[in-house]
Context: one part of a larger RNA
C1' cells in the first nucleotide's frame, strides 16, 4: 500500500422479504455430457460453457470417415514451347478423371504480312496450399465484475522512505451528484447532458393518406365529384427547468408536499461500458510469428457420418382440462417482406396444394385469416368429446435427388401425463403472465433467435438473515 475476515459501522441491487408465474415429474424439440462408431469433424465447461459459434447438416455446406484418384497442383505471380481459343453437346464410367466423336472459331491494331490482349494445353522450377499446432508468442474483436461510480494526474505541502493529502469530514444524491468545511489548489478518463425514439401541441405541405360539410351513386363500399378539417404521414418549432407556491433543512445541497401542465423532478425504453480484473474466449472469421505436412496434414469425386443411443444434465414447446374442450356465425393491431417476388379474384380437389391470372419495385397491390376476446349452442368431471406422442394406409410440395435424413395432408391409431420431491429461476407497470402476427437465414426445412402488437393483474411491513457491490474505519497468516 493492497488483499483477507464466519471484525465494526453506514448504503444499495427483484439480493431477501411480500407476491405472480414457471423449472425439478410426463411426452416429444434442441443442446451438451458419456458411451457407440470407420466417422459419429472442431471449438466453448462455475456465475460469464450447455435451441452456445450454426441467422438453416438430405448433396452442396463439410472442415470428419469409406472408396477411386491428382501431384507447379482447385486458387496466385514470373519463364519457354504449342494450339482445331473458349465452350456446347454426347458414348462408356457410381462420379471426378481418362479415352471416342459431333459441334464451334474472340476481342485490340493493322491493306496484309504479322503483332499484342484473353483462353487451353504441355514442361522445368521458384513456388502455391495446410478448417494443421500453439489463444500460455500476437493484434484485432468479444464476454465478465458492472452503467457498478469509481479510476488518476499536474504543481504545492507532510513523510527519512514506501507514501499521503486532494478523493477524507458534516449534510445529501442514480451518481467522486452537488453544497459546507478543511493543506490544499486545479485537471483528466468516467457520471450527468449533447443522439435515437415514445408521450403533447403550433406551422409548413395534401398523394398513394383522411373523409367533417356538400353533391352523385348504389345491395354496399372513399366508390366518384370535390375538400384538407380530422386522423395521419414527415420536415421544423413549442414544452419539464425544482421554473411557481407551502414545510422541513445551516438565509447552503437538497427532501415532503401542493398547483398548473399531455408530461413532474433521471417522464418511459434504447444507444452509450472509466483504469482494470479473469495469462478468461477465439490462430475454425480475418490479420499474424515461430514450428510441422508438401506425390501429402495439400486437391477432386461418389457414398456414408456430422441426425447413431442402456443413461445423466441445461434451455424451450404441448400438455394434465370447465377461467376448459369442441360447433356455428360477428369485431378490434402494430411492425415488417415482396421481382428468379408477394401473388388477389375464379375454376377443380377432402386438403395439402394444382390449373388460369388482375394488380404491385409497394402509405397504391399482395402476403393477410391476427389470435386470444364477446355472443349463441354441446360436452358435465371421465384418463373424458382432456391430451395429443407412436404407428399403418394413402397423398401434396420443394429438390438432380426426401431409404439413411424434409416439411405438409386426410383417414385411422390415441402412449405418458390427473399439477410435479429436495431444490431452483424470472418478474415492481403496459411490467409478469398470456395471446396471436412478420423478419432474417432460406430451393425446402422453427417449439429456437429477433422485432411487432392485442389483453393485461398480484405484491414490496421493511433490511434481521442468505448472494453480490461500494464507502470510512479496525485486525495481520498473505503479496
Nucleotide at each position: 500500500u493492497g488483499a483477507c475476515g464466519g471484525g465494526g459501522a453506514c448504503c444499495c441491487g427483484c439480493a431477501c422479504a411480500a407476491g405472480c408465474g414457471g423449472u425439478g415429474g410426463a411426452u416429444g424439440a434442441u443442446g451438451u455430457g458419456g458411451a457407440u462408431u470407420a466417422a459419429u469433424u472442431c471449438g466453448a465447461u462455475g456465475c460469464a460453457a450447455c435451441g452456445c459459434g450454426a441467422a438453416a447438416a438430405a448433396c452442396c455446406u463439410u472442415a470428419c470417415c469409406u472408396a477411386c484418384c491428382c501431384u507447379u497442383g482447385a486458387c496466385a505471380u514470373g519463364u519457354c514451347a504449342g494450339a482445331g481459343a473458349a465452350g456446347c453437346u454426347u458414348u462408356u464410367g457410381u462420379a471426378a478423371u481418362g479415352a471416342g466423336a459431333g459441334u464451334g472459331u474472340g476481342c485490340c491494331c493493322g491493306c496484309a504480312a504479322g503483332g499484342g490482349c484473353g483462353u487451353c494445353u504441355g514442361a522445368a522450377c521458384a513456388c502455391a496450399g495446410g478448417u494443421g499446432c500453439u489463444g500460455c508468442a500476437u493484434g484485432g474483436c468479444u464476454g465478465u465484475c458492472g452503467u457498478c461510480a469509481g479510476c488518476u494526474c499536474g504543481u504545492g505541502u507532510c513523510g527519512u522512505g514506501a507514501g499521503a493529502u486532494g478523493u477524507u469530514g458534516g449534510g445529501u444524491u442514480a451518481a467522486g451528484u452537488c453544497c459546507c468545511g478543511c493543506a490544499a489548489c486545479g485537471a483528466g478518463c468516467g457520471c450527468a447532458a449533447c443522439c435515437c425514439u415514445u408521450a403533447u401541441u403550433g406551422u409548413u405541405a395534401g398523394u398513394a393518406g383522411c373523409c367533417a360539410g356538400c353533391a352523385g351513386g348504389g345491395u354496399a363500399a372513399g366508390c366518384u365529384g370535390g375538400g384538407c378539417a380530422c386522423u395521419c404521414u414527415a420536415a421544423u418549432g413549442a414544452g419539464a427547468c425544482u421554473g411557481c407556491c407551502a414545510g422541513g433543512g445551516a438565509g447552503a445541497a437538497c427532501c415532503u408536499g401542493g398547483a398548473g401542465g399531455a408530461a413532474g423532478g433521471c417522464g418511459g425504453g434504447g444507444a452509450u461500458g472509466a483504469c482494470g480484473u479473469c495469462a478468461a474466449a477465439u490462430c475454425a472469421u480475418c490479420a499474424u510469428g515461430c514450428c510441422c505436412c508438401u506425390u501429402a496434414u495439400g486437391a477432386c469425386u461418389u457414398g456414408g457420418g456430422c441426425u447413431a443411443c442402456a443413461c445423466a444434465c441445461g434451455u424451450g414447446c404441448u400438455a394434465c382440462a370447465a377461467u376448459g374442450g369442441c360447433g356455428u356465425a360477428a369485431a378490434c393491431a402494430a411492425a415488417g417482406u415482396g421481382a428468379a417476388g408477394c401473388g388477389a379474384g375464379a375454376g377443380g380437389g377432402a386438403g395439402a396444394c394444382c390449373u388460369u391470372a388482375a394488380g404491385c419495385a409497394a402509405a397504391g397491390c399482395a402476403c393477410a385469416a391476427a389470435a386470444a376476446u364477446a355472443a349463441c349452442g354441446u360436452c358435465u368431471c371421465a384418463g373424458u368429446u382432456c391430451g395429443g406422442a407412436u404407428u399403418g394406409u394413402a397423398g401434396u410440395c420443394u429438390g438432380c435427388a426426401a431409404c439413411u435424413c424434409g416439411a405438409c395432408u386426410a383417414c385411422a391409431u390415441g402412449a405418458a401425463g390427473c399439477u410435479g420431491g429436495a431444490a431452483u429461476c424470472g418478474c415492481u407497470a403496459g411490467u409478469a403472465a398470456u395471446c396471436g402476427c412478420a423478419a432474417a437465414u432460406c430451393a425446402g426445412a422453427a417449439u429456437g433467435u429477433u422485432g411487432c402488437g392485442g389483453u393485461g393483474a398480484a405484491u414490496a411491513c421493511g433490511u434481521u438473515c442468505c448472494c453480490g457491490g461500494g464507502u470510512c474505519u479496525u485486525g495481520u497468516a498473505c503479496a